Model confidence (mean pLDDT): 75 of 100. Bacterial RNase P class A from Erythrobacter sp., 434 nucleotides, folded computationally.

RNA sequence: CCGGGGAGCCAGGCAGCCGCGUAUUCCUGCGCAAGCAGGGGUCCGAGGAAAGUCCGGGCUCCACGAAACAAGGGUGGCGGGUAACGCCCGCCCGGCGAGUGUCUUCGGAUGCGAAGCCGAGGGAAAGUGCCACAGAGAGUAUACCGCCGAUGGCGCCUAAAGCGCACAGGCAAGGGUGAAAGGGUGCGGCAAGAGCGCACCGGGGCGCUGGCAACAGUGUCCGCAUGGCAAACCCCACCCGGAGCAAGGCCGAAUAGGGGCCUCGCGCCUGAACCCUUCGGGGUGAGGGUAGGGGUGUUUCGCCCCGAGAGGCCCGGGUUGGCUGCUUGAGCUGCGGAGCAAUCCGUAGCCUAGACGAAUGGCUGCCCUUGCGGGGCUGGUGCUUUGGCAUACCGCCCGCGAGACAGAACCCGGCUUAUCGGCUCCCCGGCAAC
Numbered sequence: 001c002c003g004g005g006g007a008g009c010c011a012g013g014c015a016g017c018c019g020c021g022u023a024u025u026c027c028u029g030c031g032c033a034a035g036c037a038g039g040g041g042u043c044c045g046a047g048g049a050a051a052g053u054c055c056g057g058g059c060u061c062c063a064c065g066a067a068a069c070a071a072g073g074g075u076g077g078c079g080g081g082u083a084a085c086g087c088c089c090g091c092c093c094g095g096c097g098a099g100u101g102u103c104u105u106c107g108g109a110u111g112c113g114a115a116g117c118c119g120a121g122g123g124a125a126a127g128u129g130c131c132a133c134a135g136a137g138a139g140u141a142u143a144c145c146g147c148c149g150a151u152g153g154c155g156c157c158u159a160a161a162g163c164g165c166a167c168a169g170g171c172a173a174g175g176g177u178g179a180a181a182g183g184g185u186g187c188g189g190c191a192a193g194a195g196c197g198c199a200c201c202g203g204g205g206c207g208c209u210g211g212c213a214a215c216a217g218u219g220u221c222c223g224c225a226u227g228g229c230a231a232a233c234c235c236c237a238c239c240c241g242g243a244g245c246a247a248g249g250c251c252g253a254a255u256a257g258g259g260g261c262c263u264c265g266c267g268c269c270u271g272a273a274c275c276c277u278u279c280g281g282g283g284u285g286a287g288g289g290u291a292g293g294g295g296u297g298u299u300u301c302g303c304c305c306c307g308a309g310a311g312g313c314c315c316g317g318g319u320u321g322g323c324u325g326c327u328u329g330a331g332c333u334g335c336g337g338a339g340c341a342a343u344c345c346g347u348a349g350c351c352u353a354g355a356c357g358a359a360u361g362g363c364u365g366c367c368c369u370u371g372c373g374g375g376g377c378u379g380g381u382g383c384u385u386u387g388g389c390a391u392a393c394c395g396c397c398c399g400c401g402a403g404a405c406a407g408a409a410c411c412c413g414g415c416u417u418a419u420c421g422g423c424u425c426c427c428c429g430g431c432a433a434c
Stems, first nucleotide, its partner, number of pairs: 001430010012367007020045002023042008047405001051416002054414005059244004072240005077091005092121001093119004099112005122235002127233002129229003144175002146171003151168002153165004183201006202224001203222008248324004258315007267290004273284004292306005331350008368403008377395001379394002381390003
C1' cells in the first nucleotide's frame, strides 16, 4: 500500500433571549396554626437504547413444617464469572471462510485452512413414531436403465472348439430420482462386480499419553456392524411456589349504607316463637287483620299501596382523594493490584430526574460534520503554441438542504429490535522496501 475482519466511543458545540419540572432559600399576601398562593435567587433535570416486556434478580404481599417423589414449565459441549440468568469470558467440536497443496479427461474432484463469523452443541446401540414430492427402492434397504451370463438352458454346428440368444440366474461398478440410497481414492481380482483382498484416508471397540474437563494425539484389534429427524413423543442430568409499585403501608371527608346506646312515639283485634314465674300469671313480640292515610280525575263500590317510625350521640369498615413506598445504589469517576479474559479486590473522591392531563422545550446568531448544485477562484495539480486552457483529485468561496432512532414512571443485570453520520484502536493474509 492492497484485501479481509473485529472491538470500543460520540450522539452536534458555544452564546443570547423566552419558557417548564423537583428541591432549597428569600420577599409579599392570606391563615390561630399546619400550610397555601404569587414573585425573585441558587442547584439539578432522559437514553444507548429510556423501546419490546423476552430472560434473570432486588423489594413487597399471599400461601406453605422440612425433604423426597409426582405433575407442569424451562435449560442442555467443557471450565470459569456473577446476586442470578436462556447473559458474559476462555476453550473444545462441527459448518463457513481469504488463500493454498495434490490430481485432472481442463468440466472439475479432493485435502489443508488465517483473522473472524455461525451453531436449541446431551442421548438415534431403551422404546414408539415420521421421512412430503420424485423415485424401482426411504429402512428387515432396493433393482428402473444398465453390466454379466463363468455355470445350467436354447439355437447355429455331425460333433468338439467356437459363436449367438438373454431363459434360469448373478451384480450393485456406472446412469437416473431425491435433502438423504449401507464409507472414499487407487491397485489387484472377477463372467461382471463387490471390503472380495490389499495400501492410504475415514469409522468403531479396547488401551496408553496429555489435559481440571469437553477433547486431542497415539498403539492395537475389527472389513465396517446400527441412514436422518429428539425445534416429534420419549430417556438422562440440572433448575423453578404464586402475584406484582394498580405490590404494600398510613390518613380519611360529604352523601348513602352497617352496628351500639339514649329520648320521644308505636290506636284496636289476633298471634308463631322465646324468656321469667310463687304455676295464678307476666314480658318481648315475627306475622296477619283492622281503624286511619294515600293512589285510581271527582262520588259510591271495587282494586292497589302504606299502616311505625323519628331525632341525637358514638363506633368500625370503606369509595373519590391525599401522604408514603420513591430513589444512596449488585451506584458513578480516578488510581493501584490479581486474572488471557469475563470479572474481582483495595483505596480516594462524588451525588447525578423523581413527574402523575405526567417537566427536560422553543427562537436567533456563529461554528462543526456531511450531501447536492454553482464559481476557475492571485491556491495545489495537469496540459500548453507561455497568450492561456482544464477542474477528475486536494483545497477555497457562494447558495440550498441534512444532523438520526427515540421520551424515564419502583429499581437493577442482560438479550433483542430501531438508529443520520462520525471518531479511535486492534487482528489476519498478500505485495514492496529497509
A source record names the gene rnpB. NCBI's taxonomy places the organism under Bacteria, Pseudomonadati, Alphaproteobacteria, Sphingomonadales, Erythrobacter.